[in-house]
Large-subunit ribosomal RNA, domain I from a Clostridia bacterium, 544 nucleotides, folded computationally. Rfam family: Bacterial large subunit ribosomal RNA. Rfam links the family to the GO terms structural constituent of ribosome and ribosome. It was read from a public genome assembly. Lineage of the source: Bacteria > Bacillati > Bacillota > Clostridia.
Context: one part of a larger RNA
RNA sequence: AGCUUACGGAGGAUGCCUUGGUACAUGGCGCCGAAGAAGGACGUGACAAGCUGCGAAAAGCUACGUUAAGGAGCAAAUAUCCGUAGAGACGUAGAUAUCCGAAUGAGGAAACUCAGCACGAGUAAUGUCGUGUUAUCAUAUACUGAAUCAAUAGGUAUAUGAGGGGAACCCAGGGAACUGAAACAUCUAAGUACCUGGAGGAAAAGAAAACAACAGUGAUUCCGAGAGUAGUGGCGAGCGAAAUCGGAGGAGCCCAAACCUUGAGUAGUAAUACUGAGGGGGUACGGACCGCGAGAACGUAUCCGACUUGCUAGUCGAACUAACUGGAAAGUUAGAACAAAGAGGGUGAAAUUCCCGUAGACGAAAGCGAGGGAGAGCGAGCGGAAUCCAGAGUACGUCAGGACACGAGAAAUCCGGACGGAAGAAAUGGGGACCAUCCCAGAAGGCUAAAUACGACCAUGUGACCGAUAGCGAAAAGUACCGUGAGGGAAAGGUGAAAAGACCCCCGGGAGGGGAGUGAAAGAGAACCUGAAACCGUAAGUUU
Numbered sequence: 001a002g003c004u005u006a007c008g009g010a011g012g013a014u015g016c017c018u019u020g021g022u023a024c025a026u027g028g029c030g031c032c033g034a035a036g037a038a039g040g041a042c043g044u045g046a047c048a049a050g051c052u053g054c055g056a057a058a059a060g061c062u063a064c065g066u067u068a069a070g071g072a073g074c075a076a077a078u079a080u081c082c083g084u085a086g087a088g089a090c091g092u093a094g095a096u097a098u099c100c101g102a103a104u105g106a107g108g109a110a111a112c113u114c115a116g117c118a119c120g121a122g123u124a125a126u127g128u129c130g131u132g133u134u135a136u137c138a139u140a141u142a143c144u145g146a147a148u149c150a151a152u153a154g155g156u157a158u159a160u161g162a163g164g165g166g167a168a169c170c171c172a173g174g175g176a177a178c179u180g181a182a183a184c185a186u187c188u189a190a191g192u193a194c195c196u197g198g199a200g201g202a203a204a205a206g207a208a209a210a211c212a213a214c215a216g217u218g219a220u221u222c223c224g225a226g227a228g229u230a231g232u233g234g235c236g237a238g239c240g241a242a243a244u245c246g247g248a249g250g251a252g253c254c255c256a257a258a259c260c261u262u263g264a265g266u267a268g269u270a271a272u273a274c275u276g277a278g279g280g281g282g283u284a285c286g287g288a289c290c291g292c293g294a295g296a297a298c299g300u301a302u303c304c305g306a307c308u309u310g311c312u313a314g315u316c317g318a319a320c321u322a323a324c325u326g327g328a329a330a331g332u333u334a335g336a337a338c339a340a341a342g343a344g345g346g347u348g349a350a351a352u353u354c355c356c357g358u359a360g361a362c363g364a365a366a367g368c369g370a371g372g373g374a375g376a377g378c379g380a381g382c383g384g385a386a387u388c389c390a391g392a393g394u395a396c397g398u399c400a401g402g403a404c405a406c407g408a409g410a411a412a413u414c415c416g417g418a419c420g421g422a423a424g425a426a427a428u429g430g431g432g433a434c435c436a437u438c439c440c441a442g443a444a445g446g447c448u449a450a451a452u453a454c455g456a457c458c459a460u461g462u463g464a465c466c467g468a469u470a471g472c473g474a475a476a477a478g479u480a481c482c483g484u485g486a487g488g489g490a491a492a493g494g495u496g497a498a499a500a501g502a503c504c505c506c507c508g509g510g511a512g513g514g515g516a517g518u519g520a521a522a523g524a525g526a527a528c529c530u531g532a533a534a535c536c537g538u539a540a541g542u543u544u
Base pairs, nucleotide, nucleotide: 001543002542003541004540005539006538007537008536009535015529016494017493020466021465022463023462024461025460026459027458028457029455030454031165032164039100040099041098042055043054044053046078050074051073061094062093063092064091065090066089067088070082071081072080105114106113107112115134116133117132118131119130120129121128136162137161138160139159140158141157142156143155144154169200170198171197172196173195174194180187184234210217211216221248222247223246224245225244231239232238252447253446254445255391259280260279261278262277264275265274266273267272286389287388288387289384290383291382292381298379299378300377302376303375304373307371308370309369310368311367312366314362315361316360320335321334322333323332324331336353337352338342344356345355346354396420397419398418399417401415402414403413406432428441429440430439431438481488482487501528504515505514506513507512
C1' cells in the first nucleotide's frame, strides 16, 4: 500500500409522508377607471425586521345581520388591555382612504419641488396653515372676434364625454420565415406567428337584390351527417366546399323618400318658390293617396312590479361500552346501537356510533341575480287602383389586384384601386362564361336576444396525474442573486403523540462532549424520521 471482515465518521440516495402543484368536469360569474383604476412608494403595532391587513379616523371606525366565550393576524414570550351592558370571528351596506401612477394646476431623474384663484384659521402685520379648485382633446351651446366691410379663422366660458388597465376569447388594419414539396421558383406553412387599433361579457353575423329547380325552402349562429365527396392543384405536395337532411336555439324591427305641417333663412311689393332644421306619416304581407273602420283582440326587446326562487354569513343533524396488549386503542376479544348518514379528514396504531363532518332538513336585517304578471307606454285593421315614392359617381364595364374550397381558368359571385359610367318597379339584380325562356329576389341606410367562444375570478368535485432533482419557475418566489438595461432567475419540506426542547453536576475560553433528567424511543437532541453509495478512518485478518 492492496484486499476482506467488523465498528464508526461523512454524505443525503431510498422508503414513507404532504401543507403545494397539475389536468379535467359541473355550476356560477365576467369587466375595473377622472366619484382617480390596475400596480406601487411611504407609513401604520406597547415592544415590530419580514409577510398579511389597513391609511394620519392607518392589524383599524360606523350601522345592520349571523355566531359566540373568549379575544388583541402569521407568531412563541412579556407587559397592558377588551369581552354575556355581547368582545373577537363571519357576512351585507357605509365612512376614512397620505403620496406616486392615465395622473390631469406647472415642473419633474415616479412616490418630489413650486404655484394661481375662492373660502376659512392664525398674526398688530407679513410670513404660515387648512379645504376646494385650476390638464388636454372631442362634441354642443353662448359670448367675443383679426388680416378684411360683411363674414371666417382664432379666443373665452359652461356642460357632457374620452384618456389608462385587464388571463384568454372576438372584430378590424398590416403581415413573415423556418418548414413541406424528400432540391426549388408557382404552391405550402398561413392569413398562422407577430405588430397595431377597437369592443364586450361575450364579440362577430343577421331578417334575402338568399338558396333551389318546375318540387320547394324561408334571417343569423353553433353541432352531427352530406364528405375527405364535388372540385381545386408545378393535377405535385397538398387544399377542400355547397345544396340537402338531423339537432341546439328561435324574433323580428327601425329609417331615407312620396304626402301633411311648424317656425327660420334666401328671392320677390306680394301671392309664391327654393333651401336647410323640427314634428307627423311610412318601410317590402310595399307605402303615399282614396274609401270604410276602430283604438278591441293580439304582440312587446321600454318602464314598473306584488310574489316566488337563487347567491353573498349561518343552523339542526342518529348511534358504544368493557376487558386485554401497549407509551398511547381507533387494534384484539366480548356483547350492543344507528343508518335518507359505512364520503372524507382528525384524534398518542387501523373509529359508522370520540371530534369536524356526511345523508337529510332549515335560515337573511342588508345588498345582488333570475323568473314572474296586474298596470303604463309603444306597435298594430280591411278594400281600391289612376298618379307619386322606394337609398347614384351607385350598379355595371375595362385594366391590374384581393377574397371566395376554386392557383385566370369556360370563371360566375363578393371587395376595394384607377378610368369610364346606367335604368327608374313593365325598372333592376341573380340562378357559375354568355343568350333566350322560366323561376327567385328587390342592392347601393340602420338595429337586433338566444343557441356559440374563452377563463383572470368564485364554488364544488374527480384523477390507472406528481409526490420535494417530481409536480407550476415558485410546498419559502418572480424572492435571493446576476445584468447599465431589456432581461435572466435559483436553492431550500419532515424532532416528538405532546416541547415534556434537556433544571442541576463535571471537562472546556468557547464550540463541543460526559453524567443526570424528559420521553415508548435521544442510535428522535433541534446540523433533529428513515439514513444507501462514493469518500475518510479505527481494529483484526491476509498478500507483497